[in-house]
């Protein structure tokens, strides 16, 4: 250079008719417990990599564009 894949919550990743943004850990309150630690309830956290577009509505569809892996030359 050229071709496949990835970027979504602090980490690790789901997300198929375009219409609700989640899971596990982590954190935080609480409850058990003399305490911890597991355990269990609640909760707090998100520029869906960025910039247009298209739609009545975009993580999702279409167009530029970063960055990481991966194969080809």
């Nucleotide at each position: 250079g050229g071709g496949g894949g990835g970027c979504u919550a602090g980490c690790u990743c789901a997300g198929u008719u375009g219409g609700g943004a989640g899971a596990g850990c982590g954190c935080a309150a609480c409850g058990u417990u003399c305490g911890c630690a597991a355990c269990g309830u609640u909760g707090a956290g998100g520029u869906c990599g960025c910039g247009g577009g298209u739609u009545c509505g975009a993580c999702u569809c279409c167009c530029g564009u970063g960055c990481c892996c991966u194969c080809c030359a």